This is a predicted structure of a 72-nucleotide RNA (transfer RNA) from Trichonephila inaurata madagascariensis. Its mean pLDDT, the model's own confidence on a scale to 100, is 81. The sequence is in RNAcentral, with records from ENA and Rfam. It matches the Rfam family "tRNA". Gene Ontology term of the family: triplet codon-amino acid adaptor activity.
[in-house]
RNA sequence: GAGGAUAUAGUUCAGUGGUAGAGCAUUCGACUGUUAAUCGAAAGGUCCCCAGUUAAAACCUGGGUGUCCUCU
Numbered sequence: 001g002a003g004g005a006u007a008u009a010g011u012u013c014a015g016u017g018g019u020a021g022a023g024c025a026u027u028c029g030a031c032u033g034u035u036a037a038u039c040g041a042a043a044g045g046u047c048c049c050c051a052g053u054u055a056a057a058a059c060c061u062g063g064g065u066g067u068c069c070u071c072u
Stems, first nucleotide, its partner, number of pairs: 001071007010024004026042005048064005
């Protein structure tokens, strides 16, 4: 220099145009002599940034940034 992948909750990840979700973690409650385990609930989001398309975008298009891979 060229090509490709990826960015969503504290963390690991789903979600391919129509209400943003799950596991773990956190908090509260139930259970227990106490803790752990188990069960129930709650809280937690500028979907990396900018612009475009659309009646409607986490999702499609263009550009940028970070990370990873391949080629030279």